[in-house]
Context: one part of a larger RNA
RNA sequence: GGCAGGGAGUUUAUUUUCGUGGCGAGGUUAACCGUCCAUCGGCGGGAAACCAUAGCGAAAGCAACAAGCCCGCAGACACCUUGUGUGUCCAGGGGCGCCGUGCGAAAGCGCGGGGAGUCACGAGGAUAAGACCCGAAGCCCCUCGAACUACUCGUGGGUAAGGCGAAGCCCCCCGAAAGGGGGGUGGAGGCCUGUUAGCGUUGAUGUGCACAAACUCUCGCGUGACCUGCGAGUAGGGGUGAAAAGCCAAUCGAGAGGGGCGAUAGCUGGUUCCUCCCGAAGUGAGUCUAAGCUCAGCCCGAUCUGAGGUAGGUAGGAAGGUAAAGCACUGAUUGGGAAGUUGAGAGGCGAGAGCCUCGGCUUCCCUGUCAAACUCAGAAUAUCUUACCGCCGUUGAAGAACGGAGUUAGAGUGCCCGGCGUAAGGCCGGUACUCGAGAGGGAAUGAGCCCAUACCGUGGUUAAGGUCCCCAAAUCCUGACUAAGUCACGAAGGUUGUUUCCGACCAUAAACAGUGGGAAGGUUGGCUUAGAAGCAGCCACCCUUUAAAGAGUUCGUAACAGAUCACCCACCUAGGUCGGGAGCGCCCACAAUUCACGGGAGUAAGUUAGGUACCGAGACCUCGGAUCAGUUCCAGUUGGAACUGGUAGUAGGGAGGCGCUCCGCCGGGGCGGAAGCAGGGCCGUGAGGUCCUGUGGACCGGGUGGAGACGAGAAUCCUGCC
Numbered sequence: 001g002g003c004a005g006g007g008a009g010u011u012u013a014u015u016u017u018c019g020u021g022g023c024g025a026g027g028u029u030a031a032c033c034g035u036c037c038a039u040c041g042g043c044g045g046g047a048a049a050c051c052a053u054a055g056c057g058a059a060a061g062c063a064a065c066a067a068g069c070c071c072g073c074a075g076a077c078a079c080c081u082u083g084u085g086u087g088u089c090c091a092g093g094g095g096c097g098c099c100g101u102g103c104g105a106a107a108g109c110g111c112g113g114g115g116a117g118u119c120a121c122g123a124g125g126a127u128a129a130g131a132c133c134c135g136a137a138g139c140c141c142c143u144c145g146a147a148c149u150a151c152u153c154g155u156g157g158g159u160a161a162g163g164c165g166a167a168g169c170c171c172c173c174c175g176a177a178a179g180g181g182g183g184g185u186g187g188a189g190g191c192c193u194g195u196u197a198g199c200g201u202u203g204a205u206g207u208g209c210a211c212a213a214a215c216u217c218u219c220g221c222g223u224g225a226c227c228u229g230c231g232a233g234u235a236g237g238g239g240u241g242a243a244a245a246g247c248c249a250a251u252c253g254a255g256a257g258g259g260g261c262g263a264u265a266g267c268u269g270g271u272u273c274c275u276c277c278c279g280a281a282g283u284g285a286g287u288c289u290a291a292g293c294u295c296a297g298c299c300c301g302a303u304c305u306g307a308g309g310u311a312g313g314u315a316g317g318a319a320g321g322u323a324a325a326g327c328a329c330u331g332a333u334u335g336g337g338a339a340g341u342u343g344a345g346a347g348g349c350g351a352g353a354g355c356c357u358c359g360g361c362u363u364c365c366c367u368g369u370c371a372a373a374c375u376c377a378g379a380a381u382a383u384c385u386u387a388c389c390g391c392c393g394u395u396g397a398a399g400a401a402c403g404g405a406g407u408u409a410g411a412g413u414g415c416c417c418g419g420c421g422u423a424a425g426g427c428c429g430g431u432a433c434u435c436g437a438g439a440g441g442g443a444a445u446g447a448g449c450c451c452a453u454a455c456c457g458u459g460g461u462u463a464a465g466g467u468c469c470c471c472a473a474a475u476c477c478u479g480a481c482u483a484a485g486u487c488a489c490g491a492a493g494g495u496u497g498u499u500u501c502c503g504a505c506c507a508u509a510a511a512c513a514g515u516g517g518g519a520a521g522g523u524u525g526g527c528u529u530a531g532a533a534g535c536a537g538c539c540a541c542c543c544u545u546u547a548a549a550g551a552g553u554u555c556g557u558a559a560c561a562g563a564u565c566a567c568c569c570a571c572c573u574a575g576g577u578c579g580g581g582a583g584c585g586c587c588c589a590c591a592a593u594u595c596a597c598g599g600g601a602g603u604a605a606g607u608u609a610g611g612u613a614c615c616g617a618g619a620c621c622u623c624g625g626a627u628c629a630g631u632u633c634c635a636g637u638u639g640g641a642a643c644u645g646g647u648a649g650u651a652g653g654g655a656g657g658c659g660c661u662c663c664g665c666c667g668g669g670g671c672g673g674a675a676g677c678a679g680g681g682c683c684g685u686g687a688g689g690u691c692c693u694g695u696g697g698a699c700c701g702g703g704u705g706g707a708g709a710c711g712a713g714a715a716u717c718c719u720g721c722c
Base pairs, nucleotide, nucleotide: 001722002721003720004719005718006717011129012128013127014126015125016124017123018122019121020120021119022118023117026051027050028049032045033044034043035042036041055062056061065097068096069095070094071093075089076088077087078086079085080083098113099112100111101110102109103108132270133269135267139260140259141258142257143256144255150234151233152232153231154230155229156228157227158226159224161193162192163191164189168185169184170183171182172181173180174179198221199220200219203217204216205214236252238248239247240246273657274656275655276654277653278652283296284295285294286293287292297407298406299404300403301402303400304399308392309391310390312389313388314387315386316385317384318383325375326374330371331370332369335366336365337364338363339362340361341360342359345358346357347356348355349354410435411434412433413432414431416430417429418428419427420426440451441450442449455625456624457623459621460620461619465615466614467613468600469599470598474612476611477610478609479608480607481606487602493587494586495585497584498583499582500581501580502579503578504577505576506575514571515570516569517568518567520544521543522542525539526538527537550565554563555562626647627646628645629644630643631642632641633640634639658711660708661707662706663705664704665703666702668700669699676695677694678693679692680691681690682689683688
């Protein structure tokens, strides 16, 4: 890992709701007793007790309509103008009135009142219990451990060889002495070397192999706080520890075994057959609350009631202070003007008094702006309400109470509206949709985008999106644009790319560009300067000759010179120059293995304006069938037919079924072959059922009623086998 087998909402008590049945103003027995019985149990006793029959009040205590009036559903009856008509009586239902009680001076208010319960069984829920199953780490108690290891005690054992050479001692020398030096001797040391023995384990190797720490090499200690045998001691909040929370038997931040124990787990995982009907929520409030829970909201089921309801549209009425806008208020804020004011500001004038100008502040006028916490005014939407229309509703809507839930982590998108944030597949709200819980078609691929809501099958038509090939359908039609493979991400900014529109100006009296020629004189203008001559700088910028020519546009010189331009003439020739807008392009444009429009490829198979066909889904239509709900008809306990409408679905609610084991009753099969197993046929929407053949060799179905340790693919599930 596979397969087989095992594997999870149970039981009891109390309580509540519903269903079925018995009895009913009552209902029921419990323990226990008697009897029958092999047991289980049956029958007969047994009101003790419980619930109900009256409530109100804290209590003392007091104590109610079996009907006085009205409305009226179902139903029944009657009537005809047979209309889904009208009327009468109306169980149930409702409104008054009346009554009981408590409070109160009263008014009034609260609760209650015109009889339905109770017992059993079944089902759903609640509570207590292990309470659907598995799962902790932990806590406590008792016991067992120092055969490993830590430390200690007692008693034994072990330590090749070599080196260095402390103190002390002897001799010699120096010295007054203290002492010093030299040579010997001596043999100290947690001294040195050391594969002696022994102990250790630094670095490699080994990497899961060895039934859980090894092998080899290298390395440290090796007379010591050394190593070691044996015998003893210390025990779990305790020991021991040259201290690492180390060690205390492969277990240590509190050992192990057993027990409390099925601890608890608001957490994770798992929870077993089928079909049908409906179908959520991720919100509000509270919470030692935030992974939970309670109430509300939203879902489901059955019931009651009995006539209205309302998502849409139109119109009228109502309230509003948002968007945009505005500056009338509150504030912010540009420039100008006027007036007033100013003790101390700045400048000027004046001998001074003082005056003038600027400045400050206030007000007014004109002008230009801004506001979530500004508004003179003020939408659209949205809201409330009324009427009408539409739709739903006596085939029972709206509403009510009752029983069962789940949910309380939500997500994205919008040419939706806001807040925070540089931003985000960001965070927090509103609104609509989708996903969640939604399949199908499209977007190459894809929860949330576009189309579209899938009961099963047949044939067709369309939607979104597409129609050169992959790939179903146009190499379709009429125009235009693009040359960038733009198309097939992309901004500010840039662009004499190209198309188109508009405006202004120049032009056969010749424009624009090009080519040839001229571009002079006063004069080197004046000043400045070493110089300044058109061309360092300052000032001025005239006059003349002219077709035209600046007291000079740029280069150049030390300064001149020189080149060139403005300006003019000629040649040439038909458009030219400038500005603004639009379309499609271009640059901007950078990422890590090779490269992506889905690919091929395309100059239309791109873009744009229009047109006609076609393809394309589970949508829509069509035919057949199934099922659910409702109505009508038939049959009349179940059912059948027609019509109308429905049938996606997680959590979840409801309904109906299939199968397994056992029991009671009824009725069957089997050695002329039961169950089981294997292969195959048929039937059923399905769980499943049935038949045939083989194998097998002794038990097994059906109907009906009952009972469950009743259905497996998942739980790092358990056991076994391979």
Description:
The part of an RNA shown here (large-subunit ribosomal RNA, domain II) has 722 nucleotides and comes from a Candidatus Aenigmatarchaeota archaeon. It matches the Rfam family "Archaeal large subunit ribosomal RNA". Its family is annotated with ribosome and structural constituent of ribosome in the Gene Ontology. The coordinates come from a structure-prediction model, not an experiment, and the mean pLDDT is 84.